[in-house]
């Protein structure tokens, strides 16, 4: 330098055009003499950045950044 895969909450991670599941952590509550455990509820204004396409983009397209792998 070329090619492929990936980047989504504090962490892991699903979703691949109609506006973001789930788990862990955290917060509040119930329970308890106090805790732990268990149970209930809550926690993303937007998905690495900038453009483009579209009525609508996390999703499709281009360029760039970062990580991993392969080729030379």
């Nucleotide at each position: 330098g070329g090619c492929g895969c990936g980047g989504u909450a504090g962490c892991c991670a699903a979703g691949g055009g109609g506006u973001a599941a789930g788990g862990c952590u955290g917060a509040a509550g119930u329970c308890u003499g106090c805790a732990a455990a268990a149970c209930u509820u809550c926690c993303a204004u937007g998905c690495g950045g900038c453009g483009g396409u579209u009525c609508g983009a996390u999703u499709c397209c281009g360029c760039c950044c970062c990580g991993c792998g392969c080729c030379u």
Predicted 3D model of a 72-nucleotide RNA (transfer RNA) from a Puniceicoccales bacterium. The prediction has a mean pLDDT of 80. Its Rfam family is "tRNA". The family's RNA type in Rfam is transfer RNA. It was read from a public genome assembly.